[in-house]
Context: one part of a larger RNA
Molecule: large-subunit ribosomal RNA, domain IV
Organism: hot springs metagenome
RNA sequence: UAUUGGUUAAGGAACUCGGCAAAUUGACACCGUAACUUCGGGAAAAGGUGUGCCACGGUAGGGUUUAUAGCCCGAUGUGGUCGCAGAGAAAUGGGGGUAGCGACUGUUUAUCAAAAACACAGGGCUGUGCAAAGUCACAAGACGAAGUAUACAGCCUGACGCCUGCCCGGUGCUGGAAGGUUAAGAGGACGAGUUAGCUUCGGCGAAGCUUGGAAUCGAAGCCCCAGUAAACGGCGGCCGUAACUAUAACGGUCCUAAGGUAGCGAAAUUCCUUGUCGGGUAAGUUCCGACCUGCACGAAUGGCGUAACGACUUCCCCGCUGUCUCAACCAGUUGCCCA
Numbered sequence: 001u002a003u004u005g006g007u008u009a010a011g012g013a014a015c016u017c018g019g020c021a022a023a024u025u026g027a028c029a030c031c032g033u034a035a036c037u038u039c040g041g042g043a044a045a046a047g048g049u050g051u052g053c054c055a056c057g058g059u060a061g062g063g064u065u066u067a068u069a070g071c072c073c074g075a076u077g078u079g080g081u082c083g084c085a086g087a088g089a090a091a092u093g094g095g096g097g098u099a100g101c102g103a104c105u106g107u108u109u110a111u112c113a114a115a116a117a118c119a120c121a122g123g124g125c126u127g128u129g130c131a132a133a134g135u136c137a138c139a140a141g142a143c144g145a146a147g148u149a150u151a152c153a154g155c156c157u158g159a160c161g162c163c164u165g166c167c168c169g170g171u172g173c174u175g176g177a178a179g180g181u182u183a184a185g186a187g188g189a190c191g192a193g194u195u196a197g198c199u200u201c202g203g204c205g206a207a208g209c210u211u212g213g214a215a216u217c218g219a220a221g222c223c224c225c226a227g228u229a230a231a232c233g234g235c236g237g238c239c240g241u242a243a244c245u246a247u248a249a250c251g252g253u254c255c256u257a258a259g260g261u262a263g264c265g266a267a268a269u270u271c272c273u274u275g276u277c278g279g280g281u282a283a284g285u286u287c288c289g290a291c292c293u294g295c296a297c298g299a300a301u302g303g304c305g306u307a308a309c310g311a312c313u314u315c316c317c318c319g320c321u322g323u324c325u326c327a328a329c330c331a332g333u334u335g336c337c338c339a
Base pairs, nucleotide, nucleotide: 002333003332004331005330006329007328008327010325011324014323019320027051028050029049030048031047036041038159052081053080054079055078056077061073062072063071064070082086094318095317096316097315099313100312101310102309106118107117122157123156124155125154126153127152128151134143135142136141160305161304162303163302165235166234167233170232171231172228173227174226175225176224179223180222181221185217186216190212191211192210193209194208197204198203236254237253238252239251240250263297264294275291276290277289278288279287
């Protein structure tokens, strides 16, 4: 020097991405305790007071017991007394407010991530009638299940509260069967090769065998017709208009399957952007409340709220402190040097 501890004048977060680290708080008894709330909570909320020892007195009272006997537990109160200090050491919550996300307890990247991710109870859709659907397997067989639709399987959402709008044109799924298309197969017109035979010697050519093969018949599927969005998904543009201006309830027009409803909104989503206004600060790219011009929110890829909960994230306040102004000293360990 480094490291691990201890103490520190005055100030008290000025440190820093950020109070990281440290400090504060701390036990028990009593008093007291807000908003909000799903009435359970919130809550040890917050904020206060007391605490040793001795005497009255092991008293009042309680427990055990048949028992007023013994034994055990044991206040409140009154008086006194010692120290700087009485939970005399150790162990032993800092607190409050705001917002976001996730309801909660739980689970996770063994070895850089514990979370807002996963799960969850609850909600929905779909499949499955039992030799179930689904899964493993070549099969036998097994699981599902010694279960039976209040069951099992798959997918999505994720307590609770209020809700969950429009679009079936595309893709998917379900149903339909008139027509179109259509495989193998059936069919076998019409050919080709071969040659008994015939021949005008150029050819023709039965049967059989071999081979090509048209029409016609021919399932599902696809085309087609419907349904279905808590299926995959999607949810417009331009122009004009009110007696200041501005804006446009209103009108016109083009396109679409339909043009985004409720709610929310510079948001874990806002590019321009440190948007504008308000609050907090002496000063605030963060934060909170609003506005709406939503580059590019939006309703179970759920929307918006929400008490409780969180080693989650953001901002503020009180307390507290060597985090800092700004460093100092002490102790242990280590390093280096000397013996």